Transfer RNA from a Lachnospiraceae bacterium, 74 nucleotides, folded computationally.

RNA sequence: AUUGCCGUAGCGAAACAGGACAUCGCACCGGAUUCCGAAUCUGGAGAUUGUGGGUUCGACCCCCGCCGGCAAUA
Numbered sequence: 001a002u003u004g005c006c007g008u009a010g011c012g013a014a015a016c017a018g019g020a021c022a023u024c025g026c027a028c029c030g031g032a033u034u035c036c037g038a039a040u041c042u043g044g045a046g047a048u049u050g051u052g053g054g055u056u057c058g059a060c061c062c063c064c065g066c067c068g069g070c071a072a073u074a
Stems, first nucleotide, its partner, number of pairs: 001073007010026004019057001028044005050066005
């Protein structure tokens, strides 16, 4: 440099042929339990889906540019 794959809460993942409120686990916060913790139970908060455009009635999903990571080739 070229080609391919990936980028979604603090971390790790999901989202079926584009369809209404983006889901789950861990972590975090409150409560119950306990002498205090841990564990368990219960409630809660947290994402403008890397970024900027485009297509569409509608985009995490399709198209283009850019940024970052990984792999292969030269």

Background: The coordinates come from a structure-prediction model, not an experiment, and the mean pLDDT is 83. Its Rfam family is "tRNA". It is annotated as a transfer RNA. The sequence was found in a public genome assembly.